[in-house]
Context: one part of a larger RNA
RNA sequence: GGAUGAACGCUGGCGGCAUGCCUAACACAUGCAAGUCGUACGGGAAGCAUCCUUGUGGUGUUUCCAGUGGCGGACGGGUGAGCAACGCGUAGGAACCUGCCCUUGGGUGGGGGACAGCAGCUGGAAACGGCUGGUAAUACCCCAUAAGCUGAGGAGCAGAAGGAUGAAAUCCGCCCAAGGAGGGGCUUGCGUCUGAUUAGCCGGUUGGUGGGGUAAUGGCUCACCAGGGCGACGAUCAGUAGCUGGUCCGAGAGGAUGAUCAGCCACACUGGGACUGAGACACGGCCCAGACUCCUACGGGAGGCAGCAGUGGGGAAUUUUCCGCAAUGGGCGAAAGCCUGACGGAGCAAUGCCGCGUGGGGGUAGAAGGCCUACGGGUUGUAAACCCCUUUUCUCGGAGAAGAAGCAAUGACGGUAUCCGAGGAAUAAGCAACGGCUAACUUCGUGCCAGCAGCCGCGGUAAUACGGGGGUUGCUAGCGUUAUCC
Numbered sequence: 001g002g003a004u005g006a007a008c009g010c011u012g013g014c015g016g017c018a019u020g021c022c023u024a025a026c027a028c029a030u031g032c033a034a035g036u037c038g039u040a041c042g043g044g045a046a047g048c049a050u051c052c053u054u055g056u057g058g059u060g061u062u063u064c065c066a067g068u069g070g071c072g073g074a075c076g077g078g079u080g081a082g083c084a085a086c087g088c089g090u091a092g093g094a095a096c097c098u099g100c101c102c103u104u105g106g107g108u109g110g111g112g113g114a115c116a117g118c119a120g121c122u123g124g125a126a127a128c129g130g131c132u133g134g135u136a137a138u139a140c141c142c143c144a145u146a147a148g149c150u151g152a153g154g155a156g157c158a159g160a161a162g163g164a165u166g167a168a169a170u171c172c173g174c175c176c177a178a179g180g181a182g183g184g185g186c187u188u189g190c191g192u193c194u195g196a197u198u199a200g201c202c203g204g205u206u207g208g209u210g211g212g213g214u215a216a217u218g219g220c221u222c223a224c225c226a227g228g229g230c231g232a233c234g235a236u237c238a239g240u241a242g243c244u245g246g247u248c249c250g251a252g253a254g255g256a257u258g259a260u261c262a263g264c265c266a267c268a269c270u271g272g273g274a275c276u277g278a279g280a281c282a283c284g285g286c287c288c289a290g291a292c293u294c295c296u297a298c299g300g301g302a303g304g305c306a307g308c309a310g311u312g313g314g315g316a317a318u319u320u321u322c323c324g325c326a327a328u329g330g331g332c333g334a335a336a337g338c339c340u341g342a343c344g345g346a347g348c349a350a351u352g353c354c355g356c357g358u359g360g361g362g363g364u365a366g367a368a369g370g371c372c373u374a375c376g377g378g379u380u381g382u383a384a385a386c387c388c389c390u391u392u393u394c395u396c397g398g399a400g401a402a403g404a405a406g407c408a409a410u411g412a413c414g415g416u417a418u419c420c421g422a423g424g425a426a427u428a429a430g431c432a433a434c435g436g437c438u439a440a441c442u443u444c445g446u447g448c449c450a451g452c453a454g455c456c457g458c459g460g461u462a463a464u465a466c467g468g469g470g471g472u473u474g475c476u477a478g479c480g481u482u483a484u485c486c
Stems, first nucleotide, its partner, number of pairs: 001486004006482005013356006019349002021314001026312003030309003035071003040068002043065009052055001078267003087192007096184003101180008109143004118133006148157003162172003193239003200230003206226007242264004246257004269290005292303004320346001322345003328342001329340004359389004369380004394423006403413001430475005435456003441470005451458002
């Protein structure tokens, strides 16, 4: 000198765009953050219309409610605890999987038994159940169907579901097979912090055979056999740490760093486990154990903000319990649509960057006042006053978007941005420094005191170095200080 997710002191007019718990992965009140589908299915309630057999009726239709079933809850969002590792980066590899999507070929026949909801009885304070009866389906099961798979061969094995409109066509589905796209799992070379005051380390350990397991390779696992494997090119151990694209500094070499944005990884109160599923060993799923908090009729139950806001606490320090699904994107749905604290916006904060303003021109009796003075004057200083002008900003009034795609309709932001008119210099300057480094000097006070200080050093009676005044210098809505990096 540059830089910062900064903080502190003094000060503070506006706008645009960004950024905002770096500390306690500390504990959390409250609300919201993942639902959707009636064109898969049977019911219940309410309303309307209609019919006649006037009833606790039938039919049609609308809305709502749980339930069965499907898809989604593995994405999106958060955090950085752990991890020195094929975790990440880069370049490869072969023994794999893949819901939804795209392309292609073929198929979609026949039958059956249940279980919720519901009804009755019943247990419990609650959470939540139990027994009996009966019921639908794209839920479940059986038979048939085979281009496929396995196998040396003989041979063996594996499918399906309907729905809407209906006269149909058609559309949405379902099953099998092949290919694609995108996604994922595995594996290898190289690279990836410090310490030798850590030198030896390893028993499923290293390899083989066989069995098991997996989507798949493999000590992944197990039995047996062999005795191997790693290490001064730093194993093992210990400490520290998410990695990268990037970011900051630097002419570069390189050093430091890993907030925001993007990719990957890991985690979800702590530890462990599996279930379901195309995908999880699953943040707002389940089970067990633990700590903590809450409810309880003491028998037993409920919970997990490292989602968005917000609270306490810690801290030098970090925001609103806001608006909207209008846009973009996501889930479900044939669609209408519903959901979406993703996202789009607004609010707060000079936290940063950028832009603008706090007026412009004229104006010497060089006014008054202040300060200095050799008492002549000098300086503040064209600065002010005063005259003329302007209106960025500001206030008031009027008009008023783009962002909306797709004929129309649809805008949270927002009566915002922007434009027009009126008014009046009006609403708007500070901070630090002035001994040298380092741009900028005098006076008074103080008297090694009070104090200053980044280094050198100032202060003990004439202090340009302390404190005040005047003046000056620098930067400017900021300026200084502190911390950290180059």